Description
The RNA shown here (small-subunit ribosomal RNA) has 1539 nucleotides and comes from a Chromatiales bacterium. NCBI's taxonomy places the organism under Bacteria, Pseudomonadati, Pseudomonadota, Gammaproteobacteria, Chromatiales. RNAcentral holds the sequence, with entries from ENA.
RNA sequence: GAACUGAAGAGUUUGAUCCUGGCUCAGAUUGAACGCUGGCGGCAUGCUUAACACAUGCAAGUCGAACGGUAGCAGGCGCUAUCGGCGCUGACGAGUGGCGGACGGGUGAGUAACGCGUGGGAAUCUGCCCAGUAGUGGGGGAUAACCUGGGGAAACUCGGGCUAAUACCGCAUACGCUCUACGGAGGAAAGCGGGGGACCUGUCAGGGCCUCGCGCUGAUGGAUGAGCCUACGUCCGAUUAGCUAGUUGGUGGGGUAAAGGCCCACCAAGGCGACGAUCGGUAGCUGGUCUGAGAGGAUGAUCAGCCACACUGGGACUGAGACACGGCCCAGACUCCUACGGGAGGCAGCAGUGGGGAAUAUUGGACAAUGGGCGCAAGCCUGAUCCAGCAAUGCCGCGUGGGUGAAGAAGGCCUGCGGGUUGUAAAGCCCUUUCGGUGGGGAAGAAAGGCGUGCGGCUAAUACCGUGCGUGGCUUGACGUUACCCACAGAAGAAGCACCGGCUAACUCCGUGCCAGCAGCCGCGGUAAUACGGAGGGUGCGAGCGUUAAUCGGAAUUACUGGGCGUAAAGCGCGCGUAGGCGGUUUGGUCAGUCAGCUGUGAAAGCCCCGGGCUCAACCUGGGAACGGCAGUUGAGACUGCCGGACUAGAGUGUGGGAGAGGAUAGUGGAAUUCCCGGUGUAGCGGUGAAAUGCGUAGAGAUCGGGAGGAACACCGGUGGCGAAGGCGGCGCUCCUGGACCAACACUGACGCUGAGGCGCGAAAGCGUGGGGAGCAAACAGGAUUAGAUACCCUGGUAGUCCACGCCGUAAACGAUGAGCACUAGACGUUGGGCGGGUUGACCUCUCGGUGUCGCAGCUAACGCGCUAAGUGCUCCGCCUGGGGAGUACGGCCGCAAGGUUGAAACUCAAAGGAAUUGACGGGGGCCCGCACAAGCGGUGGAGCAUGUGGUUUAAUUCGAUGCAACGCGAAGAACCUUACCUGGCCUUGACAUCCUGGGAAUCCUGCAGAGAUGCGGGGGUGCCUUCGGGAGCCCGGAGACAGGUGCUGCAUGGCUGUCGUCAGCUCGUGUCGUGAGAUGUUGGGUUAAGUCCCGCAACGAGCGCAACCCUUGUCCCUAGUUGCCAGCAGUUCGGUUGGGAACUCUAGGGAGACUGCCGGUGAUAAACCGGAGGAAGGUGGGGAUGACGUCAAGUCAUCAUGGCCCUUAUGGCCAGGGCUACACACGUGCUACAAUGGGCGGUACAGAGGGUUGCCAACCCGCGAGGGGGAGCCAAUCCCAGAAAGCCGCUCGUAGUCCGGAUUGGAGUCUGCAACUCGACUCCAUGAAGUCGGAAUCGCUAGUAAUCGCGGAUCAGCAUGCCGCGGUGAAUACGUUCCCGGGCCUUGUACACACCGCCCGUCACACCAUGGGAGUUGGCUGCACCAGAAGUAGGUAGCCUAACCUUCGGGAGGGCGCUUACCACGGUGUGGUCAAUGACUGGGGUGAAGUCGUAACAAGGUAGCCGUAGGGGAACCUGCGGCUGGAUCACCUCCUUU
Repeated sequence: GAACUGAAGAGUUUGAUCCUGGCUCAGAUUGAACGCUGGCGGCAUGCUUAACACAUGCAAGUCGAACGGUAGCAGGCGCUAUCGGCGCUGACGAGUGGCGGACGGGUGAGUAACGCGUGGGAAUCUGCCCAGUAGUGGGGGAUAACCUGGGGAAACUCGGGCUAAUACCGCAUACGCUCUACGGAGGAAAGCGGGGGACCUGUCAGGGCCUCGCGCUGAUGGAUGAGCCUACGUCCGAUUAGCUAGUUGGUGGGGUAAAGGCCCACCAAGGCGACGAUCGGUAGCUGGUCUGAGAGGAUGAUCAGCCACACUGGGACUGAGACACGGCCCAGACUCCUACGGGAGGCAGCAGUGGGGAAUAUUGGACAAUGGGCGCAAGCCUGAUCCAGCAAUGCCGCGUGGGUGAAGAAGGCCUGCGGGUUGUAAAGCCCUUUCGGUGGGGAAGAAAGGCGUGCGGCUAAUACCGUGCGUGGCUUGACGUUACCCACAGAAGAAGCACCGGCUAACUCCGUGCCAGCAGCCGCGGUAAUACGGAGGGUGCGAGCGUUAAUCGGAAUUACUGGGCGUAAAGCGCGCGUAGGCGGUUUGGUCAGUCAGCUGUGAAAGCCCCGGGCUCAACCUGGGAACGGCAGUUGAGACUGCCGGACUAGAGUGUGGGAGAGGAUAGUGGAAUUCCCGGUGUAGCGGUGAAAUGCGUAGAGAUCGGGAGGAACACCGGUGGCGAAGGCGGCGCUCCUGGACCAACACUGACGCUGAGGCGCGAAAGCGUGGGGAGCAAACAGGAUUAGAUACCCUGGUAGUCCACGCCGUAAACGAUGAGCACUAGACGUUGGGCGGGUUGACCUCUCGGUGUCGCAGCUAACGCGCUAAGUGCUCCGCCUGGGGAGUACGGCCGCAAGGUUGAAACUCAAAGGAAUUGACGGGGGCCCGCACAAGCGGUGGAGCAUGUGGUUUAAUUCGAUGCAACGCGAAGAACCUUACCUGGCCUUGACAUCCUGGGAAUCCUGCAGAGAUGCGGGGGUGCCUUCGGGAGCCCGGAGACAGGUGCUGCAUGGCUGUCGUCAGCUCGUGUCGUGAGAUGUUGGGUUAAGUCCCGCAACGAGCGCAACCCUUGUCCCUAGUUGCCAGCAGUUCGGUUGGGAACUCUAGGGAGACUGCCGGUGAUAAACCGGAGGAAGGUGGGGAUGACGUCAAGUCAUCAUGGCCCUUAUGGCCAGGGCUACACACGUGCUACAAUGGGCGGUACAGAGGGUUGCCAACCCGCGAGGGGGAGCCAAUCCCAGAAAGCCGCUCGUAGUCCGGAUUGGAGUCUGCAACUCGACUCCAUGAAGUCGGAAUCGCUAGUAAUCGCGGAUCAGCAUGCCGCGGUGAAUACGUUCCCGGGCCUUGUACACACCGCCCGUCACACCAUGGGAGUUGGCUGCACCAGAAGUAGGUAGCCUAACCUUCGGGAGGGCGCUUACCACGGUGUGGUCAAUGACUGGGGUGAAGUCGUAACAAGGUAGCCGUAGGGGAACCUGCGGCUGGAUCACCUCCUUU
C1' cells in the first nucleotide's frame, strides 16, 4: 500500500513403540429427496428420470394508406314500408398481394468434431436500417375471390364463366453493374396516401399538374448478421497398432454467395500414425459454478455467448436468410376420424394429463411497463415479458415477548434421605405491542401517445406534413385489499429437531439380558449398559433440525507446487543399441526459446474494490480493478537452441608391459567309484538309532594282478582372480578370440551419457532328434519307523545328469541396492601394475585399478549405509500407490509342449505390512540352584478295614472344595439336636430387632388331648421407681411400617486364605542414551543361601524383598527359692518324709556368648572361600514366626460383612420321623498286617508336653473285662488323669496261612445319652476271611532327620486309624549335575502377547455370494459384398400439354406433365466383428462362534526354510536338480576392533 488476509487435525493394525499404509470422521456446497416439525416477510429457484405418449385451450400475425370486394356488425341515405336495396361512412370474414412465420420461446437426443474456446486469415453474401448517387417511362396477358356445374362421408377436389392489383410478363432507358473472343453484348422499376392556388383536360364523379409523406428499381459505401479457412487448446481405453482408393497431390472442368476432391475426367502414388492414427466407450462446448491457502479437482441447473435438435429417417422448395419446432414432399412407427373408398396429427412453446420416478408448481392475470412482428398511424398480435398462485427448495431479515419475582411452590427426576435438580423457570405483580388481526389513510412504477397551440423546417403556399424544442388540457396500472403510515384490542395467534462411549459440546435412573436393538470408524448388548428402549437432565442449532445421495477438502492417498523404490508396495536377470531426453572449453553470427516496453483483444453478467438504492440484509445498481491468456510490434542479447570457426581436461586410437578358473576348439594325465577276467582265501558282507529288505558256500566281502568304460578334477584354494550378468577350477601346447589394468609419449577433436520399442546373451529343471551312460538319482519297488507314513532312514532303481544340434527364457537370476559423471574425514587388510627409498633381502613411502573390514560428518522409521553410499548434486531409463481375489480370468503375442509375457474386474476385509521394544516360549545355547535326579532308608499302588471323593441309587442321600494348589478338605468330632435336605403336621407382624396401642406383675406348679409343634384348662403369685399423673423391665393380644431367607451372583465386592515361593527377586527418583516403546542403574568379572558382598562401569542414590531385630532350643553367669531341688549336717515310719540348706537340677526374669574376631593358604593386595586354633556352639549353630511387585476373574455370598436380583399364608418359622451312614463299582489319604530284628506270657526301667470344679478323680471293695461302688485330694511345679511304650531280663513258638493276621459273623455285656433299630464306642466268649511283601507306576526323607515306640490335647454327653502337639530309641546315603521336574540370571530365534494348553496350513462336508468356461439361445452396435430404390434434385427425352415473348402465323423459344439415367433414405440377402443378457453342466474364489482328516509353516517348529523347475501324493505337502540366507547351534579358519 482501494481491488494482498492465506495453509489446524483426529480415530483405527501393537502388550506397548516408531514408521509405512489403507479405511473412517470433523468443513464447505446442492435445481435435491426423505423423516419429524412449521409464525411472517423480501429476493431467488423449481422434471436432474421417459429426446416417453399426449386430451383441451392458448403460444404469429399484421396491413383496406397494395387489390377485387362486402359474409357479418354499426351508422347514414333514398326507395320500400313484410321481405328487401345502396360499400356511402366506420369498419371488415374469406380471397389476391406484401412484410413477418429463419426472431422470440423450448430441449440437450446426437456430436470427441474446426462442435466449442482463444488468436489470426481471405475467396464471400447480407431483407429491414444509415449515408450519399441515379432512376421510378410506356404497355400486355392472366388468375383467386365471386357466379355456376360435378365428385367425395370427410379432408378436399375437378370443369366452365367474370375480374383487380405494389401479383405476373415484355418493351424503352442504363452513370455505375455483369459478361467479353475488348469489337461489343446483356440487364430495372409500382405504386399508394394527405394537401393544394393558378393552368390543362373533362362523359363534370374525377384526372393531369405542383407539393409533402410512405413505397419501388439499379449501383456504391457503411452498419448489423451470416458463411468459409487456419494455429493452438479440448475426456477415458494400447487387453484398439496400424489406418486410408476420392484416399493424398496435380491438370482441366463442373458447382457454390464464396476458397476447396465439394463433385467429375485424366495423371502421379501419395496422406495419417507411439508427440497415439484407426477403433471402442463416454460427453453438447464456453463465460462461469462448487471446493481448495494455492496449484488443482469436480461440474456446465437458473443468467449470458456459441452449437445441435424439433415423432424417427431422407429430401428439396420458397426466401436476404431454412434444408425451416407451431411450412411442404416421401418412407417408417404410433395415435385419432371414417360411410372402409380414404383422410388427419406431431407440447424438447405456456399451462395441463397419463406414465416413469426418491422428486420438481397454475389448464391464473395483463399487455400497465420492457422488447418483438405488421401498420403512415390509431392500433392489433405477443404463454417473449411483467405480475400473481403453489413449494421452508435455497439465501436474507423479523417475531414467538420485556422487567420484577425465593415460600427456592406444586409436579417430575435423582438421592449417601440430609438434600440436590428442573429453577427466576412457573405462578403472582408491573410493562411493551414488532409480526399477525380489524378499520382507515396511501406513494412510486407513467414515460409516452392522441388532441389543441407557439417557434423553426419543407413548399408557390399563412394547406398539408413529418420532425425538433416549448406549452395547455385529456387519457393509460395486470400487480392491488400494493409498499408505506395511523388507529384499536390484547401476552394476546406463533418451537421444534438432532445429539449426549471416544473422535465430539452434553449424564443419571429405570427397562432389557449377545435378546430386542444400535452403529460414520473404533465398536456397544451374554443381570448394575453414560453406546439398545423410555424418562429426567444436559449440549448444539433454531422455523427449522436431522438422514440419505452427490462434489471438493482434509488426502503430501498420483506428490507441477508436493511422494517414493536395501528390509514396508516398488530397480527390467544382464548387455548392445534405435528414436527421444540430456550434454565439455572458447569465439563470431542469429534471435526460435527467454526478458522488457507499447498496441489490439480477452462480450455482458459473475468474483473482488470503492460508492449508491430498498428501514438493515439477501437483492439491485454506478464506476473501477481483475480476466493469470492469445496475437501484433519495437527492443535487449546473458543463458538454452540453431549456423560457422577454434581448443583438449570428456571419449577414443596408437606404442610398450605384466596379471587372470574370461570365452571357444582339438588333445592329453593321474587318483577314485563301478563292471569284467584271473589268483589267494572263507563265512559272512552290507546297512541302521536299532533293524530288515539286499549280496554271499553256484565262494561274496577282503586282498593281488590284468582289462573296460564314463563322469568329475583332491592338495594348491585364499571375504584370491576373471567375466555385463548367468557363470568360470587337472595339464600343457600348437590354434582362434574378448575385456580390463599399468607406464610414458604421440594422434583424433565432443566423436559423449542414458536408452521407450528392438536385438542378443541368459543357472537349474524341462522339450525334440541322435549318441553316451561309471557314479548319482525324481518316478517306481521293497525293507523299516509310525495310530497311519503316499515322507524323513535303508536296499535297489528309470528318466535325467554327459556330448552334438535345435527349443525353452524362468530363479531368493540378490548387494533383494538401474546406468553414468562429479564432490565429501580417516584407519587396517588383500590383489594386479608402476615411481621412489633401502645394507638392494625382509621391507618402507607414494600412486593408479580391483576387492574387503571398521568408522567421522551426513542420511535412515529403525536396522543399518558410510569414497564399492543407502551422503551431497546433475542426466536418462524402469517401477510403486491398502490386503485378499491374483500374477488369476478373458483377449493378444511367443512356445512342439510344459508354459512364458502383457494383465483386469466383481466380490470381500479394517486391516495387511517394516523395524525395533518388553515379555513369554523353544524337542536353541551358556551359567547356577532345589530330596529335582542320582546314592540310600521307609512307604503307596496288591489284602482287610477306616475315612474322603467320583459315580450310581434315593422322597432326600443338603451345600461347597476339582491338576500340582479338591479328595482323614470346610467338619477340632451328623443317633435327636447340629441340619442347611426329604416326607408329613402346623404358624403368618412371625423364632429374632425397633416403633404404636390394649391388657396383664414377672414368674412358678399342674391336669387333659396330640407324634410333637400346639390346643383347652386349674392353682399359686401382685414385685421395682414415683413429683401419685405415671414410668422402667417382662408377658399376652391387635394393626401396620417391617422382620426373616445356609435363596442366586466369589465373574459386582470387603475381609480372609491357597499357590508360584522363603524363589531372589520387584521397583522408584535424578541423571544419561534412544524420535519412541524403552534402555541404563539391575548388565559384566568374582563371590554368596541371597540383587549377599567386592571390583569394574553413565550412572548416582533410594524403596519393597534377602539378612538382622522377635520366639524357642543348645553353654555360662546374676537374681529369686514354693508346691520344685537335696551336695554337706541332723532326724526319719525310709517316701526330700522332717529340720535345715540356696550349692546342684529345675523354674522364670535379666544378662554374657559367635563377629570370619584370630592364624595360615587361595584370590586382584577386594569380597570371599579352604584349613586351623580356641570354644557349649563356627561361618545364617538347630527349629519357628515372618511370604516383596505380582500371577491364577484361584477359593470362600454356607464363618462374617456387603451391592444388586429374587421369595413374602413362603425360598420365612415351628415340630415329628427319615436322610446326610445308601452300594455293582472307580480313585485319593490312612490304619492293621502278611511275621522270628517277630508273636505270646511273666518280670522290670526311664520321658516330655499337656488337661482338670456341670471337671480330673486317688486309696479301698466288686467284676475275667468294659465297668460299678466308694469317696480322700485338687481351681493344681502341691492332688488327679498317669500303668508311658519300644527297651531290658527270662520262658515259649520254629516257617506253618501258623501261638502270624485279625476282618467278618454269632452270643453275652458295659457306658454315655430323653433315646444307640436305621446309625455309637467299649468289654468278654466263640468265629477266624483276605493277606506269604504287592504290575505299570508313584510318594516322603540329608540328622536328633528317616524309620520306629508310646503319651497328651482340642472338638466332645458319648464316639479318633484323623488332626494338633510331646518326648523315647535312633540309622543309611549324597560319586556327581548327563538326564526327568520346578526355579533364577545372561544370550539367541519367533509369524506367540488369552503369550506353545500359543499360532496356524490345505483337502473334504454344509450354507450363501460374486465370477471364469460352456452345446448354445436372444438382443444392440457395426464392417464387407450384393439386391432394391420412395420423395427429391440434376442430366437426357423419341409421348402429351402449353396465356404473355418472337414469328414468314406454319411454327419457334421457353415452360409443365410423363418416361428414363445418376445419386440416395427405408427395406432385404449373405458373411464377419464386437458388446450385453441368458444357459444344462462345470472350474476355481470369497464369506460363514464352536463339523471331518491330518500338522505343512512360525523355536533348529522337531527332516532349517524359501525360490525356479520336474515328477509323485486324500490333503496340507514329499522327493530330485540348481540357487538364496530372509537359517538356529557347535567347532575350525581368516579378517577387523579393543586390552

About this RNA: The coordinates come from a structure-prediction model, not an experiment, and the mean pLDDT is 86.